[in-house]
């Protein structure tokens, strides 16, 4: 100097609920389930929605807060 782990500190994200507004898409405020990548990408798997349905095949959308993978990343005690 770089990489990995991660206490502490300062912060961040925000399930779901309530209130308000609403162009009904969502936004703001408060509470805060939880998250060290709960930042980004559907590349693979998975789940969900829905069309068709006698059967098979094919195709669309959603979930990154389902997992794997890839890229990037604040602070750094032992």
């Nucleotide at each position: 100097c770089u990489c990995c782990c991660g206490a502490a500190a300062g912060g961040g994200c925000a399930a779901c609920c309530a209130c308000u507004g609403u162009u009904c898409g969502c936004a703001g405020u408060g509470g805060g389930c939880g998250c060290a990548a709960a930042g980004c990408c559907u590349a693979g798997g998975g789940u969900c929605u829905g069309c068709a349905a006698u059967g098979g095949a094919u195709g669309a959308g959603a979930c990154u807060g389902c997992c794997u993978g890839g890229c990037u990343a604040c602070c750094g005690a032992a």

Predicted 3D model of a 78-nucleotide RNA (c-di-GMP-I riboswitch aptamer) from Marinobacterium iners DSM 11526. Its Rfam family is "c-di-GMP-I riboswitch aptamer". Gene Ontology term of the family: cyclic-di-GMP binding.